[in-house]
RNA sequence: CCUCGCUAAAGGCAAACCCAUCGCAAGGUGGGGACGCAAAGCCACGGGCCCGUUCCCUUCGGGCAGCCGGGCUGCCGGG
Repeated sequence: CCUCGCUAAAGGCAAACCCAUCGCAAGGUGGGGACGCAAAGCCACGGGCCCGUUCCCUUCGGGCAGCCGGGCUGCCGGG
């Protein structure tokens, strides 16, 4: 440096749900709480899904990184 994640070791994150709060909403933030995660660290680039706009369609805007793919970075160990 590349690759792999069986076994450890040190740790890390935090689903659902509850409380508070922001938001039209999807959803976000903080606290509690753990379903799980070898990147469940970061990025909305592609696909997909969700919300709003629209009579419908279209368009436009917003969201989901713990839906998949991709990009960047990282602990330990094996090869």
The prediction has a mean pLDDT of 83.
Predicted 3D model of a 79-nucleotide RNA (c-di-GMP-I riboswitch aptamer) from Acetothermia bacterium UBA3574.
Taxonomically the source falls in Candidatus Bipolaricaulota (Bacteria, Bacteria candidate phyla).
Rfam family: c-di-GMP-I riboswitch aptamer. Rfam links the family to the GO term cyclic-di-GMP binding.